A computed fold for a 71-nucleotide RNA from a soil metagenome, annotated as c-di-GMP-I riboswitch aptamer.
The sequence is in RNAcentral, with records from MGnify.
Model confidence (mean pLDDT): 89 of 100.
Rfam family: c-di-GMP-I riboswitch aptamer. About the family: GEMM was predicted in a large-scale screen for bacterial structured RNA regulatory elements.
RNA sequence: GACAACGGCAAUCCUGCGGCGAGGCGGGGACGCAAAGCCUCCGGACUCAUGGAGUUAGCGGGGUUACCGAA
Numbered sequence: 001g002a003c004a005a006c007g008g009c010a011a012u013c014c015u016g017c018g019g020c021g022a023g024g025c026g027g028g029g030a031c032g033c034a035a036a037g038c039c040u041c042c043g044g045a046c047u048c049a050u051g052g053a054g055u056u057a058g059c060g061g062g063g064u065u066a067c068c069g070a071a
């Protein structure tokens, strides 16, 4: 970050599993994404058996890795 190329991921929803739950994993399927690859260091939002622990990386910031090579 291009009316480029090879590709990649996969929202809502449906379905199976398991979780107290947020939500996760598998299958189907595409809203979108130039890091929508990975990591909870900071902030936010959410959950709970709430001194704390957890979920969200497709909520921002940050770190780190990667494909292509026009302006």
Stems, first nucleotide, its partner, number of pairs: 001068001008033002013028005031058001037064003041061003044056005